A computed fold for a 90-nucleotide RNA from uncultured Streptomyces sp., annotated as Glycine riboswitch aptamer. Of the family's consensus pairs, 90% are formed in the model. Its Rfam family is "Glycine riboswitch aptamer". Rfam's curators write: This family represents the bacterial glycine riboswitch. Taxonomically the source falls in Streptomyces (Bacteria, Actinomycetota, Actinomycetes, Streptomycetaceae).
RNA sequence: CCGCGCGGGAGAGUCCCGGUCACCGUGUGUGCGCCGGGCGCCGAAGGAGCAAGUCCCUCCCUUGAAUCUCUCAGGCCCCGUACCGCGUGG
Repeated sequence: CCGCGCGGGAGAGUCCCGGUCACCGUGUGUGCGCCGGGCGCCGAAGGAGCAAGUCCCUCCCUUGAAUCUCUCAGGCCCCGUACCGCGUGG
């Protein structure tokens, strides 16, 4: 440094519309079910950006981190995730 196991560990709509499935009380119905669209939101899968410094020693260039910034992707019931601790293998 990498993998595995255990423990800790957030954030943001369970909004609106349509379709489908199921239910029974048969309706402008319900669903913590599935799919699509719309707007809003989050940043801790991933990705991208940069400071000081570094290289050069004139400058430009090179290199340069993230829990910061962006929101392409991902996410907004639960699950889970970066990160931290312990154990273990290489």